Predicted 3D model of a 133-nucleotide RNA (FMN riboswitch aptamer (RFN element)).

[in-house]
């Protein structure tokens, strides 16, 4: 420093105000909110490179739902949202500016914001420890 196995801990945030209405945190005005992995020209650190930590909701992937199959882990279908412009540069849907857009299932007056399955599951992280090289 690879690799493997085993275990333990962490792992999702958000309706403030106001209009109609018999009723809406559901509808309209507004407000608010962005999970994990990679990339990433910015930003810490470093005398500098390199290195390392951080950086994308809307780039490309995963994850949560539901069906099936299995003793269980798992496997297998199905579903699975949304970004433009403009600058700057070799080079950027990731920087800087401006406008916008999206957001699973049940339940309820139509839910990204409340209930609920869920004290669940989980993408994954961070660590002990083993095992190989």
């Nucleotide at each position: 420093u690879u690799u493997u196995g085993u275990c333990u801990u962490c792992g999702g945030g958000g309706c403030a105000g106001g209009g109609a209405g018999a009723a809406u945190u559901u509808c309209c005005c507004u407000a608010c909110c962005g999970g994990c992995u990679g990339u990433g020209a910015g930003c810490g650190u470093u005398u500098u490179a390199u290195g390392c930590g951080u950086a994308a909701g809307c780039c490309a992937g995963c994850g949560a739902g539901c069906c099936u199959u299995u003793c269980u882990u798992g496997g297998g279908g199905c579903a699975u949202g949304a970004u433009a412009c403009g600058g700057u540069g070799c080079g950027a849907u990731u920087c800087c500016g401006u406008a916008g857009c999206c957001g699973a299932c049940a339940g309820u007056a139509u839910a990204g914001u409340c209930u609920g399955g869920a004290a669940g599951a989980g993408a994954g992280a961070a660590g002990a420890u083993u095992u190989u090289c």

It matches the Rfam family "FMN riboswitch aptamer (RFN element)". About the family: The RFN element is a highly conserved domain that is found frequently in the 5'-untranslated regions of prokaryotic mRNAs that encode for flavin mononucleotide (FMN) biosynthesis and transport proteins. Rfam links the family to the GO term FMN binding. It was read from a public genome assembly, where an Rfam model found it.